This is a predicted structure of a 328-nucleotide part of an RNA (large-subunit ribosomal RNA, domain IV) from Acidocella sp. GS19h.
The RNAcentral record of the full RNA draws on ENA and SILVA.
Taxonomically the source falls in Acidocella (Bacteria, Pseudomonadota, Alphaproteobacteria, Acetobacterales).

Context: one part of a larger RNA
């Protein structure tokens, strides 16, 4: 010096991206226990106390015919130690916010998560030789099931809700009309032949699905404006005008896992706060099942704060073990 342990004056997170690591806590009994809540929880919440051994009294429990044996509780008195859950083993705790409801699942060997799944919700296909999938096929799965079933797709407990747009794209419906292939049809024409004929070519007319066309459909793919003026201080604009659109973003939320300008502004917390919490709304570029907003419980998730605790640090020191290194 490396690895791994133990201990430490005073301070106690000043360390650091971050309390990473370490320390604290830890058991049983008694007392006690908040907000919030889906009334189950939260909860071992938090917090406080006791605990060894000896003697006596007393109340039990089990066994035994009994003598007695084993064992537990309560009360009182006493003994020893630095220390009595005497070793080992053995939760640190609280508050706030975000995300995901939850238990689960995952990148075997850099990611365990807010990602996936999930119960629940919706849309859609499928009437049974089902749809769908695999196979060249026979056939098989679906299913020895039958719409309370099975497939596809989106959302993701629960609570309150889920606005407007069908112009584009998709899907569904539509006995008309337009367009449209082969085929049917054969007016007419060409070659050849004396001719019969043979071989070609070929107009009208007729001919599906599809497309055009007409409707419907957004928990289908998706979309959800601009400019100008106006109130008796100023400012702002309930109000008006105008242009465009298929329709111009409703409720709720909002500097947010989304805010560029930005360390926005105000308030809180600190002596001091680019983070954090509460507000404001000027939303560069939130927004309603690519779900919106809340939410008890849960989380080896993420953020900020506090208590306890500590060699993380001020600032390092000593000791143990193994190796390195130096010397012999």
């Nucleotide at each position: 010096c490396u690895a791994u342990g133990c201990u430490g004056a005073a301070g106690g997170a000043a360390c650091u991206a971050g309390g990473c690591a370490a320390a604290u806590u830890a058991c049983u009994c008694g007392c006690g226990u908040a907000a919030c809540u889906u009334c189950g929880g939260g909860a071992u919440a938090a917090g406080c106390g006791a605990g060894a051994c000896c003697c006596a009294a007393u109340c039990g429990u089990g066994g035994g015919c009994a003598a007695c044996c084993a064992u537990g509780g309560u009360u009182g008195g006493g003994u020893g130690g630095c220390a009595c859950a005497a070793a080992a083993g053995a939760g640190g705790g609280g508050g706030u916010a975000g995300c995901g409801a939850c238990u689960g699942u995952u990148u075997a060997g850099u990611a365990a998560a807010a990602a996936c799944a999930c119960a629940g919700g919706g849309c859609u296909g499928u009437g049974c030789g089902a749809a769908g999938u695999c196979g060249a096929g026979a056939g098989a799965c679906g299913a020895c099931g039958u719409a309370u079933a099975c497939g596809g797709u989106c959302u993701g407990a629960c609570g309150c809700c889920u606005g407007c747009c069908c112009g584009g794209u998709g899907c569904c419906g539509g006995a008309a009309g337009g367009u449209u292939a082969a085929g049917a049809g054969g007016a007419g024409g060409u070659g050849u032949g004396c001719a019969a004929g043979c071989a070609c070519u070929g107009a009208a007319u007729u001919g599906a699905a599809g497309c055009c066309c007409c409707g419907g459909u957004a928990a289908a793919c998706g979309g959800c404006g601009g400019c100008c003026g106006u109130a008796a201080c100023u400012a702002u604009a309930a109000c008006g005008g105008u242009c465009c659109u298929a329709a111009g973003g409703u409720a709720g939320c909002g500097a947010a896992a989304u805010u560029c300008c930005u360390u926005g502004u105000c308030g809180g917390g600190u002596a001091a706060g680019u983070u954090c919490c509460g507000a404001c709304c000027u939303g560069c570029a939130c927004g309603a099942a690519u779900g919106g907003c809340g939410u008890a419980a849960c989380g080896a998730c993420u953020u900020c704060c506090c208590c306890a605790c500590u060699g993380u640090c001020u600032c390092c020191a000593g000791c143990g073990u193994a190796g390195g290194c130096u010397c012999a």
The prediction has a mean pLDDT of 89. Rfam family: Bacterial large subunit ribosomal RNA. Rfam links the family to the GO terms structural constituent of ribosome and ribosome.